[in-house]
This is a predicted structure of a 103-nucleotide RNA (TPP riboswitch aptamer (THI element)) from a Phycisphaerales bacterium. Its Rfam family is "TPP riboswitch aptamer (THI element)". Rfam 15.1 lists 16,130 matches to the family in 8,693 species. Of the family's consensus pairs, 100% are formed in the model. Its mean pLDDT, the model's own confidence on a scale to 100, is 75.
RNA sequence: AACACUCGCUCGGGGCGCGACCGCAGACGGGCGGUUCGCUGAGAUGCACCCGUGGAACCUGAACCGGCUCGUACCGGCGGAGGGAAUGCGACCAUGACGACAA
Numbered sequence: 001a002a003c004a005c006u007c008g009c010u011c012g013g014g015g016c017g018c019g020a021c022c023g024c025a026g027a028c029g030g031g032c033g034g035u036u037c038g039c040u041g042a043g044a045u046g047c048a049c050c051c052g053u054g055g056a057a058c059c060u061g062a063a064c065c066g067g068c069u070c071g072u073a074c075c076g077g078c079g080g081a082g083g084g085a086a087u088g089c090g091a092c093c094a095u096g097a098c099g100a101c102a103a
Base pairs, nucleotide, nucleotide: 006091007090008089009088010086011052012051013050014049016046017039018038019037020036021034022033023032024031058083059082060081064077065076066075067074
């Protein structure tokens, strides 16, 4: 002295799927709805969760490729690909590093 970490505040960005069951409709498939149940996850519409350039939060690629599964979900690849929202303020750090001057 304050980059970072952490915390608080403000502003901003983002996702919200899959399956079963019931009902409606329906030739089948597809579709719509739900005081329901289950799966993964931080989060599946909550001012909750996550993320903000040191950016894999999230989007495109993509109904992609491999694995797994009841499953288009999930895991990995893709990804030293592309895009993507704050150089925000304050606290902490600081009974203080380092440096300068004097003695």